[in-house]
Context: one part of a larger RNA
């Protein structure tokens, strides 16, 4: 000098930041990923038109009836659009954490003639004809529940079959050019194989194939990347080859066979520790230390394993299996995963609100309106940090009183106070009141009646902490008497202690000041 700090004493305000470093311990509760009716079928409540049945009021009455209001139920049509279902896209982003990892994990520089890429952009071409189901609904049925079984029936941009088809893919042979070995590219040629889906407000949005781009990823390589030799040898899929498999792709990635290799004092192997970097702290620099917040990459999602779907996962709020733990149970069986945001318990020296809003920025879906968004924007708490402001200003000597010291003359506290004249930063009240909101206009603000402006009131509510032997700025008195105590080092204290305790005075910093811890 620095800190994600803690502790002690103290504490007025504002702006901007930061806030579980420990138990990757366990989690009550709420929320954190949905959306599309312009893909599809069906359609509850409610409103209403018509019809039928029942009910039967007022009125009229020749007392026999007539009349039909009102109400209820059923059928059917319309409006309506809830909840659920099929289907599409998104749940692989965004958010969290640092357990593991000494590794092509990360950083940097390259390579892929060994690769993939949904949505987006550009270009070319196409979309013909059919089919069978299945959720849902209905009926029935098992179960405490979770969740099912059976039958009947139904739609699609769901699924399937056929057609069409090349520049695509597979196979064969030819020519040319290029290169970095396998090869790559271009030209013409033969055979085989592969696609599609519609919607509506008729203007668009979609669908399929191919080529290119953009974006995002995958793989490989050189170099760099902590400590220990009181770890010296390690290795059988091990090292290489051939063939087959697998992958988007190369490869012992996997398998069969063959060979016996491969690594190592330039530190293999083993053990310990650790996410890496941009950066941050320090330092004149070289270096040394750190890896909080912010940004990039990686890894993980109770522990271990596995695959499915998909352009993309071996998937935090998906699936399956095993384990530990917790909960429900009718004992047969089930449910769960905060290292998302808040919050709770525990651990600890120690780390916040179960807040508001989608107004802005961004993301998902949608043609759009819009919906969702604990991302984000804000607010709350905490002197945790940095920065700024204030706690008044000017005048005021009789140098008041009081305190302390004294050689008793005085000195000092000290212009300090009192007192006089002001000011209004802050504070309180009242009035006004934003920008942030955006390519026609209108509308749209959580923050927030906030910031800011004006007026009035009133010096009123706002100073402490550490130190004073030397290092090191700052001294006297009293108390104590190797006691009580101090202390970073040297060292003080045993009767005049500037070193202990108190007081007066002084020095330093200041809404902070000291101490402790750690780094330079």
């Nucleotide at each position: 000098g620095a800190u994600g700090a803690a502790c002690g004493c103290u504490g007025g305000c504002g702006g901007c930041g930061u806030g579980c470093c420990u138990a990757a311990u366990a989690c009550a509760u709420g929320c954190a990923a949905g959306u599309c009716g312009a893909g599809c079928g069906a359609g509850a409540a409610a409103u209403u038109g018509a019809g039928a049945a029942a009910u039967g009021a007022a009125g009229c009455u020749u007392c026999g009836g007539u009349a039909g209001a009102u109400u209820u139920u059923c059928u059917u049509g319309a409006u309506g659009g809830a909840a659920a279902g099929c289907g599409g896209c998104g749940g692989a982003c965004g958010g969290g954490u640092g357990a593991g990892u000494a590794a092509c994990g990360c950083g940097u520089a390259g390579g892929c003639a060994a690769c993939c890429u949904g949505c987006c952009c550009u270009u070319c071409a196409c979309a013909c004809a059919g089919g069978g189901a299945u959720a849902g609904c209905c009926a029935u049925u098992g179960g405490a529940a979770a969740c099912g079984g059976u039958g009947a029936u139904u739609a699609a941009u769901a699924c399937c079959u056929g057609a069409u088809a090349a520049u695509g893919c597979c196979g064969g042979a030819g020519c040319a050019a290029u290169g970095c070995a396998u090869a790559u590219u271009g030209c013409a040629u033969c055979g085989g194989c592969c696609a599609a889906a519609g919607a509506u407000u008729u203007a668009u949005c979609g669908g399929u194939g191919a080529a290119g781009g953009a974006u995002g990823g995958g793989c490989c390589u050189g170099c760099g990347u902590c400590u220990g030799a009181u770890u010296a040898g390690c290795u059988a899929g091990u090292u290489g080859g051939u063939g087959a498999g697998g992958u988007a792709a190369c490869g012992g990635c996997c398998c069969a066979c063959c060979a016996a290799g491969g690594c190592g004092a330039c530190g293999a192997u083993c053990a310990g520790u650790a996410g890496c970097c941009g950066a941050c702290c320090u330092g004149a620099g070289a270096g040394g230390g750190u890896g909080a917040u912010c940004g990039g990459c990686c890894a993980c999602a109770u522990u271990g394993g596995a695959a499915c779907u998909g352009a993309g996962a071996c998937a935090c709020g998906g699936u399956c299996c095993a384990a530990a733990c917790u909960c429900c149970u009718a004992c047969g069986g089930g449910a769960g995963g905060c290292a998302g945001c808040a919050g709770u318990a525990g651990g600890g020296a120690a780390u916040c609100u179960u807040g508001c809003a989608c107004a802005a920025u961004g993301g998902g879906c949608g043609a759009a309106a819009g919906c969702c968004u604990g991302a984000u924007g804000c607010a709350g708490c905490a002197a945790c940090g940095c920065c700024g402001c204030g706690u008044g200003a000017a005048g005021g000597a009789u140098g008041a009183a009081g305190g302390c010291c004294u050689u008793c003359g005085g000195g000092u506290u000290g212009u300090a106070a009192a007192c006089u004249u002001c000011u209004g930063u802050u504070c309180u009240u009242a009035g006004g009141g934003a920008a942030g909101a955006a390519g026609a206009a209108a509308g749209u603000g959580a923050c927030g009646g906030u910031a800011c402006c004006u007026a009035a009131g009133g010096a009123g509510c706002a100073a402490g902490c550490c130190c004073c032997g030397g290092c090191u700025a700052a001294c006297u008195a009293c108390g104590u008497g190797c006691c009580a105590g101090c202390a970073g080092c040297c060292g003080c204290g045993g009767u005049a202690a500037u070193a202990c305790g108190u007081a007066g005075g002084g020095g330093g910093c200041a809404a902070g000041c000291g101490u402790u811890a750690u780094c330079c």

Model confidence (mean pLDDT): 83 of 100. The part of an RNA shown here (small-subunit ribosomal RNA, 5' domain) has 520 nucleotides and comes from an uncultured bacterium. Rfam family: Bacterial small subunit ribosomal RNA.